[in-house]
């Protein structure tokens, strides 16, 4: 160089083969609980869905083209 796969919240994943306000564990903030902590239990905050087009009434999700990481080849 060619081919494959991944990329979604600070981490680790979901999102029924386009449907309508992106969810969920842990994490971190508030609070309850305590002599204080841990543990529990209750509320909360965090995503321009790797980046730009393009198709659709509707895109994470189909399509190009690019950027990171991976694997397999010569």
């Nucleotide at each position: 160089g060619c081919a494959c796969c991944u990329g979604u919240a600070g981490c680790u994943c979901a999102a029924c083969u386009g449907g309508a306000u992106a969810g969920a564990g842990c994490a971190c903030c508030g609070g309850a609980c305590u002599a204080c902590g841990a543990a529990u239990c209750c509320g909360g905050a965090g995503g321009u869905u790797g980046a730009a087009g393009g198709u659709u009434c509707g895109a994470a999700u189909c399509c190009u083209u690019c950027c990171a990481g991976g694997u397999g080849u010569a």
Transfer RNA from Fuerstiella sp., 74 nucleotides, folded computationally. Rfam family: tRNA. It was read from a public genome assembly. NCBI's taxonomy places the organism under Bacteria, Pseudomonadati, Planctomycetota, Planctomycetia, Fuerstiella. The coordinates come from a structure-prediction model, not an experiment, and the mean pLDDT is 81.